This is a predicted structure of a 352-nucleotide RNA (Bacterial RNase P class A) from uncultured Microbacterium sp. Rfam family: Bacterial RNase P class A. From the family's description: Ribonuclease P (RNase P) is a ubiquitous endoribonuclease, found in archaea, bacteria and eukarya as well as chloroplasts and mitochondria.
């Protein structure tokens, strides 16, 4: 130089005006002023999985759904992270499989090919007949040639009129056992001539996990009003959420009319962030110490100047010099993944 993995950052400092929740302080406990503090992200985003947490009286049992699917781990848990496994690309670091099951059953395998699954015979190869010697017929082989993503084990050998697992060895397949690993699997010994193409990201079969709905969840206070029709319903309504089975036990729904549409809680200290020390290949887990980082009405998190800037332009006498000025984006209960955008830089492991 090239290349492949992981981590980090993602405009800095200052000043003035400004906004938002709490909090001091003044004020009259208001309205207002002032003070200091703190105020978006690695993805807050997609809402694509797990899960806390709330409410459905209890989260019951079936069915129908749907979700994952090689082994052991980690995790509250999970499709999600680690290590092995196998397969499979690359010379190597690495990297890629939606990694059950095709002899339970049904289904498909386009185009090309003679033939795509109870094979098959285009061309050829070899035998017999006929021939007008161009062929043409009958019949045997599947080696070889052609088609295809895939041609009923592969290669050389013996055989043979050609030929074939007919038959031999070697590989690959299947079986019994042995060893070795928690396991997926590996290795080996022996036996079978070979009987079982592909596709489950086609239905399907297995295992296995899954009730539902979501903070506008759901709670408490204050307050206001006026009642009138109708339908179901102890023969069991509503709840119950796609049914069906227990279970529950009385109030449920719709129209018209009339009010109220205020504030508190949940709300953010949490599977939380950082340092260090131990145990573990690693994810990770345990121990001590520090640290408090937004919580709003459904929209706050900006804007101006000044130094200084990364990239990209331009221009050079290769010193440097002039323009230019930051991608993707943006909380709304909260976490843990995933996936998806991103202008650039840093660092650091390997391989070639």
């Nucleotide at each position: 130089g090239g290349g492949u993995c992981g981590g980090c950052c993602g405009g800095a400092c200052g000043g003035u005006c400004g906004c938002g929740u709490g909090g001091c302080g003044g004020g009259a406990c208001a309205a207002c002023c002032g003070c200091a503090c703190c105020g978006a992200g690695g993805a807050a985003c997609g809402u694509c999985c797990g899960g806390g947490c709330u409410c459905c009286g209890c989260a019951g049992g079936g069915c129908a759904g749907g979700g994952c699917g090689g082994u052991g781990g980690g995790c509250a848990a999970c499709a999600c992270c680690c290590a092995c496994c196998c397969g499979g690309a690359g010379c190597g670091a690495u990297c890629c499989g939606c990694g059950a099951g095709a002899c339970a059953g049904u289904g498909c395998c386009a185009c090309a090919g003679a033939g795509a699954a109870c094979a098959g015979a285009c061309c050829g190869c070899c035998g017999g007949g006929a021939u007008c010697c161009g062929u043409c017929u009958c019949g045997g082989u599947a080696a070889g040639g052609g088609u295809g993503a895939a041609a009923c084990g592969g290669c050389g050998g013996u055989g043979u009129a050609a030929g074939a697992g007919a038959c031999c060895a070697c590989c690959g397949g299947g079986g019994u056992c042995g060893u070795g690993g928690u396991g997926a699997c590996a290795c080996g010994a022996c036996c079978c001539g070979c009987a079982c193409g592909g596709c489950a990201a086609a239905c399907c079969u297995c295992g296995u996990c899954c009730g539902g709905a979501g903070c506008a969840a759901g709670g408490c206070c204050a307050g206001a009003c006026a009642g009138g029709g109708g339908a179901c319903g102890a023969u069991g309504a509503c709840g119950c959420g796609g049914c069906c089975c227990g279970c529950c036990g009385a109030g449920u729904c719709c129209c018209c009319g009339g009010g109220u549409a205020g504030g508190c809680c949940g709300c953010u200290a949490g599977a939380g962030c950082g340092g260090c020390g131990c145990g573990g290949c690693g994810a990770c887990g345990c121990g001590u110490c520090g640290c408090c980082g937004a919580g709003a009405g459904a929209g706050a998190u900006g804007a101006c100047c000044g130094u200084c800037g990364a990239a990209g332009g331009g221009g050079u006498u290769c010193g440097c010099c002039c323009c230019g000025g930051a991608a993707c984006a943006g909380a709304a209960c909260c976490c843990g993944g995933c996936g998806u955008a991103c202008a650039g830089g840093c660092c650091g492991g390997c391989c070639c």